[in-house]
RNA sequence: AAAGUAAGAUUUUCUAUCGCUGCGAAUUUAGUUCGGAGAGGAAAGUCCGGGCAUCACAGAGCAACAUACUUCCUAACGGGAAGGGUUUUGAUUCUUGCAAUUGAGAUACAGCGAGUGCCGCAGAAAAUAACCGCCUUGUGCUUGUCAUGGGGUAAGGGUGAAAACGUGAGGUAAGAGCUCACGAGGUUUGCUGGUAACAGGAAACUUGGGUAAACCUUAUGUGAUGAAAAACCAAAUAAACCAGAGCUUGAGGGCUGCUCGCUCGAUUCUGGAGGGUAGGUUGUUAGAGGCCGUGAGUGAUUACGGUCCUGGAUAAAUGAUAGACGUUCGUUUCUUAGGAAGCGAUAAACAGAACCCGGCUUACAAAUCUUACUUUCUUU
Numbered sequence: 001a002a003a004g005u006a007a008g009a010u011u012u013u014c015u016a017u018c019g020c021u022g023c024g025a026a027u028u029u030a031g032u033u034c035g036g037a038g039a040g041g042a043a044a045g046u047c048c049g050g051g052c053a054u055c056a057c058a059g060a061g062c063a064a065c066a067u068a069c070u071u072c073c074u075a076a077c078g079g080g081a082a083g084g085g086u087u088u089u090g091a092u093u094c095u096u097g098c099a100a101u102u103g104a105g106a107u108a109c110a111g112c113g114a115g116u117g118c119c120g121c122a123g124a125a126a127a128u129a130a131c132c133g134c135c136u137u138g139u140g141c142u143u144g145u146c147a148u149g150g151g152g153u154a155a156g157g158g159u160g161a162a163a164a165c166g167u168g169a170g171g172u173a174a175g176a177g178c179u180c181a182c183g184a185g186g187u188u189u190g191c192u193g194g195u196a197a198c199a200g201g202a203a204a205c206u207u208g209g210g211u212a213a214a215c216c217u218u219a220u221g222u223g224a225u226g227a228a229a230a231a232c233c234a235a236a237u238a239a240a241c242c243a244g245a246g247c248u249u250g251a252g253g254g255c256u257g258c259u260c261g262c263u264c265g266a267u268u269c270u271g272g273a274g275g276g277u278a279g280g281u282u283g284u285u286a287g288a289g290g291c292c293g294u295g296a297g298u299g300a301u302u303a304c305g306g307u308c309c310u311g312g313a314u315a316a317a318u319g320a321u322a323g324a325c326g327u328u329c330g331u332u333u334c335u336u337a338g339g340a341a342g343c344g345a346u347a348a349a350c351a352g353a354a355c356c357c358g359g360c361u362u363a364c365a366a367a368u369c370u371u372a373c374u375u376u377c378u379u380u
Base pairs, nucleotide, nucleotide: 001376002375003374004373005372006371007370008369009368010367012365013324014323015322016321017320018319020038021037023035024034025033026032027031040350044361045360047359048358049357050356051355052226053225054224055223059260060259061258062257064222065221066220067219068218069083070082071081072080073079084109085107086106087105088104089103090102091101092100093099094097110217111216115215116214117211118210119209131157132156133153134152135151136150137149138148139147140146141144165183166182167181168180169179170178184207185206186205187204188203189202191200192199193198230282231281232280233279241272242271243270244269245268252264253263254262255261289308290307291306292305293304294303295302296301328345329344330343331342332341333340334339
């Protein structure tokens, strides 16, 4: 210097003409003129959290579901920022070690001293351990490094991902934390630092592990519906008819899924045969709002000041053409290196508002940048 891999970030321009939609103003009033505006970073998925609207205001218990390291941000979140623990990996150093420092990733990260499960195959055995082996003692015979019975053993070997904490020494019939020294893990208690999670050190006790996106336990939390929510106006009509069941000794409805409880409550539920309406307005976009500047903060974010109004359709408008800027590529010229100028090409992919907002996830074109690692080439 180039290429690749992983993680993260930026990013959808402006002008003119014509067309379409809506708003405002004027006017000769359903026509014309003028002015401004007009679909995204995801508008998508409907996965979370809210605003708003309606029901309820009476809760309690159980169930179900969700979340789970710490602190901070936010209207809130299962979101974001920073940090901690565990773990993977690169580099450097020297005391060559699960060492120290540092960079880049992963993390469904409360609890296995509450309990119950599971850990295939192999292996004697996966926690009530004894296959080979070692020690000791008896018996037999073909007297051999033989066969066989009893007792002791967990140091050595084998199986396995993992076999009763590890290494060394003493001791023993042979062995064993049996004893000692030095270590590893765990629990508890102090001290120091930190807001905290935690980190470092010390002491005492202790020793087989793993697994909770295994059942489970603990802590915290959760009302339902969804703009086809709802509110209003106009018009029309038949709470009329039939059958069954029930009913102030409370039918039926509501309060989360159930139970209790509370509350409304006079005609209720099921079925049959029929009548009227399908129109219009609001909701509908001025906000947890955008942009600029200054300050605080590691950061997410936030305070103050200034300024702006930027779709509102209802079968559904937001398009086409041309040029320019910008990005990138190719090429030519100039330039000491950076670089500059000209010409040509290049808005492509994913995709399309319908109550609104904040996140997450997914799709994706032209590219560009940052960090780490791998490979190749060149120079020294």
Molecule: Bacterial RNase P class A
Organism: Flavobacteriales bacterium